[in-house]
RNA sequence: GCGCCCGUAGCUCAGUGGAUAGAGUGACGGACUACGAAUCCGCAGGCCGCUGGUUCGAAUCCAGCCGGGCGCG
Numbered sequence: 001g002c003g004c005c006c007g008u009a010g011c012u013c014a015g016u017g018g019a020u021a022g023a024g025u026g027a028c029g030g031a032c033u034a035c036g037a038a039u040c041c042g043c044a045g046g047c048c049g050c051u052g053g054u055u056c057g058a059a060u061c062c063a064g065c066c067g068g069g070c071g072c073g
Base pairs, nucleotide, nucleotide: 001072002071003070004069005068006067007066010025011024012023013022018056028042029041030040031039049065050064051063052062053061
């Protein structure tokens, strides 16, 4: 330099055009316990890497850029 894949909650991921974006785990509060662990309940937390474009409507499609991974030279 070229090609392919990825970027969504603190972490691991789902969501592949439709209305208020979800799960597990973690954090916090509570129940339970002599205390803790486990378990159960509740709550907070992201407008989806950035900028444009397409569309009535974009996390989702397109382009450029940024970052990460793999391969080739």
Molecule: transfer RNA
Organism: Clostridia bacterium DTU025